[in-house]
RNA sequence: UUCUUAUCAAGAGAGGCGGAGGGAAAGGCCCUGUGAUGUCUCAGCAACCAGCCAACGGCAAGGUGCUAAAUCCUGCAGGUUUACCUGCAAGAUAAGAA
Numbered sequence: 001u002u003c004u005u006a007u008c009a010a011g012a013g014a015g016g017c018g019g020a021g022g023g024a025a026a027g028g029c030c031c032u033g034u035g036a037u038g039u040c041u042c043a044g045c046a047a048c049c050a051g052c053c054a055a056c057g058g059c060a061a062g063g064u065g066c067u068a069a070a071u072c073c074u075g076c077a078g079g080u081u082u083a084c085c086u087g088c089a090a091g092a093u094a095a096g097a098a
Base pairs, nucleotide, nucleotide: 001098002097003096004095005094006093007092008091013042014041015040016039017038021031022030023029026074027073028072043067044066045065048063049062051059052058053057071090075088076087077086078085079084080083
């Protein structure tokens, strides 16, 4: 990097450094000198994998992951009460494979 499977309306932030962008891409909308992205420290959330147990479950943060907004919203197809539902696509994360 690609493929397969599962999940994605829940949850969880302070400080140091630094100084202008950021929220995947495009559009929208939004965050941001009352300090973004990044990085470090500490704190926290969460049971996918591994582990343990009286095992449809529970315990528990070791490996990952995460801590603005539904994956912030959308795109395509179908349905209907015109705002929703279902499926697909795109994306993220985990586990496995090449």
Description: This is a predicted structure of a 98-nucleotide RNA (SAM riboswitch aptamer (S box leader)) from Alkalicoccus daliensis. Of the family's consensus pairs, 97% are formed in the model. The coordinates come from a structure-prediction model, not an experiment, and the mean pLDDT is 85. The sequence was found by an Rfam model in a public genome assembly.